[in-house]
RNA sequence: CGGGAUGUGGCCCAGUUUGGCAGGGCGCUACAUUUGGGGUGUAGAAAUCGCUGGUUCAAAUCCAGUCAUCCCGA
Numbered sequence: 001c002g003g004g005a006u007g008u009g010g011c012c013c014a015g016u017u018u019g020g021c022a023g024g025g026c027g028c029u030a031c032a033u034u035u036g037g038g039g040u041g042u043a044g045a046a047a048u049c050g051c052u053g054g055u056u057c058a059a060a061u062c063c064a065g066u067c068a069u070c071c072c073g074a
Stems, first nucleotide, its partner, number of pairs: 001073007010026004020057001028044006050066005
């Protein structure tokens, strides 16, 4: 320098194909249960989806650019 993959709550992932309420597990908080802890149950908080711009009534999803990490090639 060229090509490819990945990026989504604190952590690990799904969702992208076919644009239409942002979900799951673990963790966290409160309450109940317990003498307490653990476990279990109920409820709740937390992500404008790496960043910028564009298309669209509407973008995690489509388009362009760009950043980080990894892989392949030169």
The prediction has a mean pLDDT of 80. This is a predicted structure of a 74-nucleotide RNA (transfer RNA) from a Chloroflexota bacterium.